[in-house]
Context: one part of a larger RNA
RNA sequence: UGACGGGGUCCGCACAAGCGGUGGAGCAUGUGGUUUAAUUCGAUGAUACGCGAGGAACCUUACCUGGGCUAGAAUGCUAUACUGAUACUAUUGAAAGAUAGUAGGCCUUCGGGAAGUAUAGCAAGGUGCUGCAUGGUUGUCGUCAGCUCGUGCCGUGAGGUGUUGGGUUAAGUCCCGCAACGAGCGCAACCCCUAUCUUCAGUUGCCAUCAUUUAGUUGGGGACUCUGGAGAGACUGCCAGCGUAAGCUGAGAGGAAGGUGGGGAUGACGUCAAAUCAUCAUGGCCUUUAUGCUCAGGGCUACACACGUGCUACAAUGGUCGGUACAGAGGGUUGCGAAAGGGUGACCUGGAGCCAAUCUUAAAAGCCGGUCUCAGUUCGGAUCGAAGUCUGCAACUCGACUUCGUGAAGCUGGAUUCGCUAGUAAUCGCGCAUCAGCCAUGGCGCGGUGAAUACGUUCCCGGGCCUUGUACA
Numbered sequence: 001u002g003a004c005g006g007g008g009u010c011c012g013c014a015c016a017a018g019c020g021g022u023g024g025a026g027c028a029u030g031u032g033g034u035u036u037a038a039u040u041c042g043a044u045g046a047u048a049c050g051c052g053a054g055g056a057a058c059c060u061u062a063c064c065u066g067g068g069c070u071a072g073a074a075u076g077c078u079a080u081a082c083u084g085a086u087a088c089u090a091u092u093g094a095a096a097g098a099u100a101g102u103a104g105g106c107c108u109u110c111g112g113g114a115a116g117u118a119u120a121g122c123a124a125g126g127u128g129c130u131g132c133a134u135g136g137u138u139g140u141c142g143u144c145a146g147c148u149c150g151u152g153c154c155g156u157g158a159g160g161u162g163u164u165g166g167g168u169u170a171a172g173u174c175c176c177g178c179a180a181c182g183a184g185c186g187c188a189a190c191c192c193c194u195a196u197c198u199u200c201a202g203u204u205g206c207c208a209u210c211a212u213u214u215a216g217u218u219g220g221g222g223a224c225u226c227u228g229g230a231g232a233g234a235c236u237g238c239c240a241g242c243g244u245a246a247g248c249u250g251a252g253a254g255g256a257a258g259g260u261g262g263g264g265a266u267g268a269c270g271u272c273a274a275a276u277c278a279u280c281a282u283g284g285c286c287u288u289u290a291u292g293c294u295c296a297g298g299g300c301u302a303c304a305c306a307c308g309u310g311c312u313a314c315a316a317u318g319g320u321c322g323g324u325a326c327a328g329a330g331g332g333u334u335g336c337g338a339a340a341g342g343g344u345g346a347c348c349u350g351g352a353g354c355c356a357a358u359c360u361u362a363a364a365a366g367c368c369g370g371u372c373u374c375a376g377u378u379c380g381g382a383u384c385g386a387a388g389u390c391u392g393c394a395a396c397u398c399g400a401c402u403u404c405g406u407g408a409a410g411c412u413g414g415a416u417u418c419g420c421u422a423g424u425a426a427u428c429g430c431g432c433a434u435c436a437g438c439c440a441u442g443g444c445g446c447g448g449u450g451a452a453u454a455c456g457u458u459c460c461c462g463g464g465c466c467u468u469g470u471a472c473a
Stems, first nucleotide, its partner, number of pairs: 001473002003470003007466006014457002018420004025312008033303002041052002063298007075123009086103007106113002125287002128285003134281002136276003139272001141270001146185006152161003165176003191264004196232007206221002210219002235258001238252001239250004314413001318372007330361003335354002340349003379410001384405007426449007
């Protein structure tokens, strides 16, 4: 100087106060283990385990079995030799490939060239090893308030001071004091979205007034909604109290918004030889008729078991049937697909319109009625049987969906453990990426309905600062 401590002080959904879950059931998914010819590889306390994977039937694919190729699947170059480039067909075969046959060229200064094949060679190839050789990227402490420097001063020196102290803050934020005076990276602000208003502009959006209509449909209008440009607005600015000040307090005023208004992006010096050689790049090592390339089939989907993360439930604040209302953000030409018709349905026929504020894709909880009456049930839907639909060369291993039948466990879950402080939790549906299809209950977004509680900091966990002790570095 640090680190640690059962010293002080401050903070955080850290505890407490609440609400909803996990742990019990079934299923989905990831992991361990086991099995296997292979179940490819990586990730492993917090910081692995719905993670890389934003989508494993083939492909992907790296794994296994078997069939084939060897200058190679792709690209550039050199030398030599040869050639009928290219297309089609046949045989064999699971395909890849192998063998055979037929047709038949382009430019040309007629030397040849382009192109191809063979041989030799230079570069190949490797998801092979090393993340403890690396770059780049990322997680975490932590959006915590810290980490440092120049000059000066103190100390033999390591180092200290500044950065400590008294207040204050979300904050090393600011004020006061002080052998310190300044400065940098962080904090904050500048950026984006959102909440209010003004102004400009009105098409595909809107419709108050005037006509018109089944319908903003048409004429018309720019008021309103909305869209998207420019601005205004919030600064403890004003008032009162406390305080030297910074600042704090107030059901204060005004205001759409009040003390960082609410979200996002933004992650200091560093820590964990943290993660990644399988995104990519790259040193070294290894391999070169194979650890490379290609094809078919299989596997990654196995299953006595264990764990993580989720979904659906166990019901009446509910199930079911009928009627009826209201979003936002997105997507769409190999696409979205309307009306109409067929089918109980998945879906099919159809093809208007739309490269989209124009067309299309479209809510559920809710509300109004009927029924069920506490039961393993009209709860719950696993599992299994049958018949189908769709995608796709192809749904056996191994797809999703539909209809009929079947109807398992489960009656609120031990010790424990997780999330959340407001448009939050809880609950309800919708969209997108990937994508032929989909094992999506995942991820990322969007809106609808919409709570309870916080006395407080004794305790648990993590962190900041100061101080002291130390057989620690």

Predicted 3D model of a 473-nucleotide part of an RNA (small-subunit ribosomal RNA, 3' major domain) from a Saprospiraceae bacterium. It was read from a public genome assembly. Its Rfam family is "Bacterial small subunit ribosomal RNA". Gene Ontology terms of the family: structural constituent of ribosome and ribosome.